[in-house]
RNA sequence: ACUCUGGAGAGCCUUCACAGGCACCGACGGAGCAACCUGCACCCGCAGGGCACCUCUCAGGUCACAGGACAGAGU
Numbered sequence: 001a002c003u004c005u006g007g008a009g010a011g012c013c014u015u016c017a018c019a020g021g022c023a024c025c026g027a028c029g030g031a032g033c034a035a036c037c038u039g040c041a042c043c044c045g046c047a048g049g050g051c052a053c054c055u056c057u058c059a060g061g062u063c064a065c066a067g068g069a070c071a072g073a074g075u
């Protein structure tokens, strides 16, 4: 990396459907940050790097399908 299996959360209106309105979810993605590290300064501090399922919700999602972090098995 590929295949198989399991896999959460959140709604109504409206439409044939898509789209739209308000509300809501976070476990694809994206963004932010702690400890800590580095440099400057050296009284306080300043700047850069910096995990997440934490935070934000831009995207995405809120019947089903699909997707899905993560877990197990196989190649």
Stems, first nucleotide, its partner, number of pairs: 001075006011022003023062003029058001030056003036049005
The RNA shown here (Glycine riboswitch aptamer) has 75 nucleotides and comes from a Roseiflexaceae bacterium. The model forms 84% of the base pairs in the Rfam consensus. Taxonomically the source falls in Roseiflexaceae (Bacteria, Chloroflexota, Chloroflexia, Chloroflexales). It matches the Rfam family "Glycine riboswitch aptamer". Its family is annotated with glycine biosynthetic process in the Gene Ontology. From the family's description: This family represents the bacterial glycine riboswitch.